[in-house]
RNA sequence: AAAUCCGUUCCGGGAGAGAAUCGAACUUCCGAUCGCCGAAGGCGCAACCGCCCCGGAAACGCUCAGGCAAAAGGACCGGUUCGGAUUC
Numbered sequence: 001a002a003a004u005c006c007g008u009u010c011c012g013g014g015a016g017a018g019a020a021u022c023g024a025a026c027u028u029c030c031g032a033u034c035g036c037c038g039a040a041g042g043c044g045c046a047a048c049c050g051c052c053c054c055g056g057a058a059a060c061g062c063u064c065a066g067g068c069a070a071a072a073g074g075a076c077c078g079g080u081u082c083g084g085a086u087u088c
């Protein structure tokens, strides 16, 4: 000096599914009932990585949690700040 990876700061993008019904309240919150969604988190399976063991591991499955106008949130993707690791 370069490449890759991890975490982090900020910015941009970012799906699905009832503004369901009932209850003094009647878009939001709370309770009840029914329907539905998967991309916070959680749990399960394991192709694969690694391989003595231990371990890691999906956008697949479940739907506990969460969600079903907008806003917010949002896995993930791109850029960016700082720090770290590895290789040459």
Stems, first nucleotide, its partner, number of pairs: 002087006010079004018034001020033004035068003041064001042062003048056002